This is a predicted structure of a 516-nucleotide part of an RNA (small-subunit ribosomal RNA, 5' domain) from an uncultured bacterium. Its Rfam family is "Bacterial small subunit ribosomal RNA". The RNAcentral record of the full RNA draws on ENA, Greengenes and SILVA. Model confidence (mean pLDDT): 82 of 100.
Context: one part of a larger RNA
RNA sequence: GAUGAACGCUGGCGGCAUGCCUAACACAUGCAAGUCGAACGAAGUCAUAUGUGAAGUUUUCGGAUGGAAUAUAAGACUUAGUGGCGGACGGGUGAGUAACACGUAAGUAAUCAACCUAUAACACACGAAUAACUAAUAGAAAUGUUAGCUAAUACGAGAUAAAAUAUAUGAUAUGGGAAUAUUAUAUAUCAAAGCUGAGGCGGUUAUAGACGAGCUUGCGUCUGAUUAGCUAGUUGGUGGGGUAAGAGCCUACCAAGGCGACGAUCAGUAGCCGACCUGAGAGGGUGAACGGCCACAUUGGAACUGAGAGACGGUCCAAACUCCUACGGGAGGCAGCAGUGGGGGAUAUUGCACAAUGGGGGGAACCCUGAUGCAGCAAUGCCGCGUGAACGAAGAAGGCCCUAGGGUCGUAAAGUUCUGUCGUAUGGGAAGAAAGAAAUGACAGUACCAUACAAGAAAGCCCCGGCUAACUACGUGCCAGCAGCCGCGGUAAUACGUAGGGGGCAAGCGUUAUCC
Numbered sequence: 001g002a003u004g005a006a007c008g009c010u011g012g013c014g015g016c017a018u019g020c021c022u023a024a025c026a027c028a029u030g031c032a033a034g035u036c037g038a039a040c041g042a043a044g045u046c047a048u049a050u051g052u053g054a055a056g057u058u059u060u061c062g063g064a065u066g067g068a069a070u071a072u073a074a075g076a077c078u079u080a081g082u083g084g085c086g087g088a089c090g091g092g093u094g095a096g097u098a099a100c101a102c103g104u105a106a107g108u109a110a111u112c113a114a115c116c117u118a119u120a121a122c123a124c125a126c127g128a129a130u131a132a133c134u135a136a137u138a139g140a141a142a143u144g145u146u147a148g149c150u151a152a153u154a155c156g157a158g159a160u161a162a163a164a165u166a167u168a169u170g171a172u173a174u175g176g177g178a179a180u181a182u183u184a185u186a187u188a189u190c191a192a193a194g195c196u197g198a199g200g201c202g203g204u205u206a207u208a209g210a211c212g213a214g215c216u217u218g219c220g221u222c223u224g225a226u227u228a229g230c231u232a233g234u235u236g237g238u239g240g241g242g243u244a245a246g247a248g249c250c251u252a253c254c255a256a257g258g259c260g261a262c263g264a265u266c267a268g269u270a271g272c273c274g275a276c277c278u279g280a281g282a283g284g285g286u287g288a289a290c291g292g293c294c295a296c297a298u299u300g301g302a303a304c305u306g307a308g309a310g311a312c313g314g315u316c317c318a319a320a321c322u323c324c325u326a327c328g329g330g331a332g333g334c335a336g337c338a339g340u341g342g343g344g345g346a347u348a349u350u351g352c353a354c355a356a357u358g359g360g361g362g363g364a365a366c367c368c369u370g371a372u373g374c375a376g377c378a379a380u381g382c383c384g385c386g387u388g389a390a391c392g393a394a395g396a397a398g399g400c401c402c403u404a405g406g407g408u409c410g411u412a413a414a415g416u417u418c419u420g421u422c423g424u425a426u427g428g429g430a431a432g433a434a435a436g437a438a439a440u441g442a443c444a445g446u447a448c449c450a451u452a453c454a455a456g457a458a459a460g461c462c463c464c465g466g467c468u469a470a471c472u473a474c475g476u477g478c479c480a481g482c483a484g485c486c487g488c489g490g491u492a493a494u495a496c497g498u499a500g501g502g503g504g505c506a507a508g509c510g511u512u513a514u515c516c
Base pairs, nucleotide, nucleotide: 001515002514003513005512006511007510008509009508012385013384014383015382016381017380018378019377020343025341026340027339029338030337031336034085035084036083039082040081042079043078044077045076046075048073049072050071051070052069056065057064058063092296093295094294102220103219104218105217106216107215108214111213112212116209117208118207119206120205121204122203124158126156127155133148134147135146136145137144138143164189165188166187167186168185169184170183171182172181173180194201195200222268223267224266229259230258231257234256235255236254237253238252239251240250241249271293272292273291274290275286276285277284278283298319299318300317301316302315321332322331323330324329349375351374352373353372357371358369359368360367361366388418389417390416391415398409399408400407401406423453424452425451426450427449428448432443460505461504462503463502464501465486466485467484471500472499473498474497475496481488482487
């Protein structure tokens, strides 16, 4: 000098940041990922129109009135299910990892790529189901079972497919290198879906781009030799398999290789970086917040779906733990935001809003969003402001010291004249809002402005032997105590305790811890 700090004493305000470093310990409760009715059938609600028309009231017994309920039509709205897109982003944590994990520089002639953009072309024509629903039925529940019915942009078969892909045979061209490109012929293979408010929104194939991702390589990346040898899919080859893709990635056979004192292997520790702290620099230390990458989601394993996952708020299996149970069986996963217990020296609200920015869905309206924007708490840090200003005595009172003359606190106070930061009250009152107009603000009646009142409500902490700025008195008497080092204290202690005075910093000041 610095800190994600803590502790002690003290504490007025504002702005901007930051806030479980420990138990990747266990979690009550609420919320954190939905959306689309312009993909689909169905169910329901509402009002309107038309028809039928119950009870009741009345009656001159003819009827009148009344409107429950019901049917049809076109319309508005709601949504359990099928279907689509999104739940692989955003948010959290740092357990593991010494590794192509990360950083940097390259490669991919070994690759994928939903949504988006551009270009070219296409969308013909059929079928069989199933959820919802209805009926029956099992179960305490979670959840099912059987039979029947129905739709689609769900599923399946066919057609077309020059361009596409694969194979075979040629030709041409570029390149250091062909497993490349272009082109010709032949054979084989693969597609689609509709909706609409008629404006559009979608679908399929191919090429290119953009965004993103996979894989490979050079170099760099902590400590220990009181760890010296390690390795059988191990190192290489051939055949086969596998992947989007190269590869012992996997497998069969063959060979016996591969790594290591330039530190292999083993053990310990650790997420990496941009950066941050310190330092003149070189270095040393750190990896909170913010940004990039990686890994993980109670522990271990596995695959499914998908453009993308070996998937935090998906599935299955096993384990530990917790909960429900009718004892047969089930349910759960805060290292999301709040919050609770526990651990700890120690770390906040079970807040408001989608107004802005951004994200998902939707044609849109809009819906969702603990991302985010804000507010609350904490002197945790940095920065700013205040706690008053001017005048005022050869100097009040009082305290302390004294050589008893005086000195000092000290212009300090009192007093006089002012000011109004801040404070209180009242009145006004934003920007942030952008989209043709209009409308739309959580923060917030906040910031800010004006007026009035009133010095009124606002100073402490540490130190004073030397290092080190700052001294006297009393008490104590190697006691009580102090202390970072040297060291003080045993009767005149500037070193202990108190007082007066002084020094330093200041809404803080000291101490402790850690780094330079």